[in-house]
Context: one part of a larger RNA
Order: sequence, then C1' cells, then structure tokens
RNA sequence: CUGGGCGUAAAGCGCGCGUAGGCGGUCUUGUCAGUCGAAUGUGAAAGCCCUCGGCUCAACCGAGGAAUUGCGUUCGAUACUGCAAGGCUUGAGUCCGGUAGGGGAUGGCAGAAUUCCCGGUGUAGCGGUGGAAUGCGUAGAUAUCGGGAGGAAUACCGAUGGCGAAGGCGGCCAUCUGGGCCGGAACUGACGCUGAGGCGCGAAAGCUAGGGGAGCAAACAGGAUUAGAUACCCUGGUAGUCCUAGCUGUAAACGAUGGGCACUUGAUGUCGCGGGUUUCUACCCCUGCGGCGUCGGAGCUAACGCGUUAAGUGCCCCGCCUGGGGAGUACGGUCGCAAGGCUGAAACUC
Repeated sequence: CUGGGCGUAAAGCGCGCGUAGGCGGUCUUGUCAGUCGAAUGUGAAAGCCCUCGGCUCAACCGAGGAAUUGCGUUCGAUACUGCAAGGCUUGAGUCCGGUAGGGGAUGGCAGAAUUCCCGGUGUAGCGGUGGAAUGCGUAGAUAUCGGGAGGAAUACCGAUGGCGAAGGCGGCCAUCUGGGCCGGAACUGACGCUGAGGCGCGAAAGCUAGGGGAGCAAACAGGAUUAGAUACCCUGGUAGUCCUAGCUGUAAACGAUGGGCACUUGAUGUCGCGGGUUUCUACCCCUGCGGCGUCGGAGCUAACGCGUUAAGUGCCCCGCCUGGGGAGUACGGUCGCAAGGCUGAAACUC
C1' cells in the first nucleotide's frame, strides 16, 4: 500500500465537546475544474509482442507494425461531482404551550440504627465458634430504662422502573442549573454528519495539604485451624473509607457491540406524552410519537446467538486488528509529587 476483518477467535479509543480534513437535502441558472469524446503534438533508440526477411537451422541480426495504458494543446459534450449566484423546507436549529425524572451544584432539616459518655434498675456472666480460645466483666460488664455526644449511611416505597454522554445518580426541603419527551407549526433556511490533532469529564484504589473519624477495615497484633497456615474462622486494630482544595487518569470504564442517517414481517410487557372512543372521563379499547425489556420472522452468523434498541440491508466519517511467547516488557520521548500513565519495539523461541 492493498485485502479481509473488529459481541465471544487478534481487533470499538472509558465518555463527550470540537479544529483541520472527509462526506453532505431539494429546485433553477451560469461556469466547464473534475468527468467523457475527437483531433493533434509528444511519449529517443534498443528490448518485450506480431509479421516478413538474412546467416544451411537456431542463438544472433535486419525491416515493418503494434505497444508505450502517460502528458501537453485545441475543439466539443454537460448527466453527475465541484465552483458561483438565486430560491425551497422535508434535515438541523429557534420559538410557544405542556410534561416525567435517584441528571448536576450549594445550603439546611429529619428519623431509625451502631459506637461512646453520664445516671437509674440489676448480678455473674457476656461475647464468639464447627467446637473453642484470645477478648470484655465484681473497679459491676452483658441485659434494660432515661439523658447526652458524634460520624456515616438513608430501611419500607424500589421495579423485570426512572435520569445521565460515560463514569455514575436514591431520606426530605429550598435556591441555582444541564439535558430529554409530547403537542403547535410562528421563525431561520442546509446553518448538517463524523472528527486526525486538541480540550474537557472520568468508579475504586492511591498521592499532597488541612479538617473529621461512629461503623467498617488493607497493614499489623493476638486466638484458633493445620504437617505448616505469612490464609480461610474469631478477638482487636492503623492507614483508608467522610469533608474542603489540588493531583492521579486507570478498570471485566462491558451490551466485552464507535457515531450518524435511511430501509426491512410480527407478538407481548412497562415508563413518559398526545389523539380517538366511551356512564364526560380512575380505567378498558383503538391509534400516533419517544424510551426501557422479553420472545421471535426473514436475513445474518463458525456456532452460540443477533433479530426495527440488528450482529439484517446500504451509505458517510473516525478508531483499531494482522500467529503464540518474549511484552504492554526494554529503550527513547512525554505526563505525574510519587505510585505510575500514555506511546511502544527487537533479539531469541515455538
């Protein structure tokens, strides 16, 4: 470079915003750059290929033709692409009226429970396990009642449910704030899709500084178990888990399935909204749109399975793969306080 691929065999960047670039609805006119045709110039000779000829043949040699798929110039064609101009409304967006939601940020409040402290009642055990022991308790524990402190998390509702781009989001209230959906069709008039670089977001753990610390709990200590037990079980327990500011930038960051648009039999459940119908209204039934599930048709698939939420049928753009090990290692570069991240080989070997 090309081919074939990327749910599970190697392969979709964790997710978004967006620069360059690539691609791009509908109608009219112009232009003729791309595109197509013709003529002409050039594309050295030799060689290759074809025909004929010369050495007795051949190799070799001579002549002619073809080829040289290219480039330039001139003339012509105008469907498609481009470019220029003008228009359109279905793509996209705006506006108006509704609407569901654990979407995000900040502040406040609430109740249950654990632990600790104080006081009352009360007495010999409690706790824990497969069984025990370490541990706690006559300096009064466990249990129980009253009071107080403090931190973290929000039972039921709760779902096969909702929201978010992903990570993720769950008590209640207020303030600020993002997105979606439905209905209307008033406005703009292709303003679009994707997106190399770039920028931002990004669970947990970890790091820096300051706070906080109830429960839980790496490390650690002890008790058991065991041949041993640097474990599983038990009693303790520090980082951490929480808050503020900053860093890290990873994951089975998974639907192991990039984004967009269009098209292609159905059944059923559920969430949000609309229309129709109907005792004018809880609802049911019919129907339109958007989401989340299940089952399945054609088709696809190596099979499993996917199946209008495609892994079906097509188009556009990006990312990625190219036998196993060596190795996500070494070296270099770059980012980071560090831990380490990103980029990423080869020898050798099967």

Model confidence (mean pLDDT): 88 of 100. Small-subunit ribosomal RNA, central domain from a metagenome, 350 nucleotides, folded computationally. Its Rfam family is "Bacterial small subunit ribosomal RNA".